Transfer RNA from Halomonas maura, 73 nucleotides, folded computationally. Rfam family: tRNA. By type it is a transfer RNA. NCBI's taxonomy places the organism under Bacteria, Pseudomonadati, Gammaproteobacteria, Oceanospirillales, Halomonas. The coordinates come from a structure-prediction model, not an experiment, and the mean pLDDT is 82.
[in-house]
């Protein structure tokens, strides 16, 4: 230096023709229980890595850009 792939809740990760951002576990609260776990129910918790651009509308599209992961030289 050139290519590619990843970035989404505290952690794993979903989330394709552009159209309300979702699970699990974790974390609170409440049931139950002498009590704690376990089980049920329920709440909170996101600048979608960052900028700009396209569009009535971007987590998806275009571009720059940052971080880390491989491959090439």
């Nucleotide at each position: 230096g050139c290519c590619g792939g990843u970035g989404u809740a505290g952690c794993u990760c979903a989330g394709u023709c552009g159209g309300u951002a979702g699970a699990g576990c974790a974390a609170c609260g409440c049931a139950c229980u002498c009590g704690u776990a376990a089980u049920g129910c329920g709440u909170a918790g996101g600048u979608c890595g960052g900028g700009g651009g396209u569009u009535c509308g971007a987590u998806u599209c275009c571009u720059c850009u940052c971080a880390c992961c491989g491959g090439c030289a």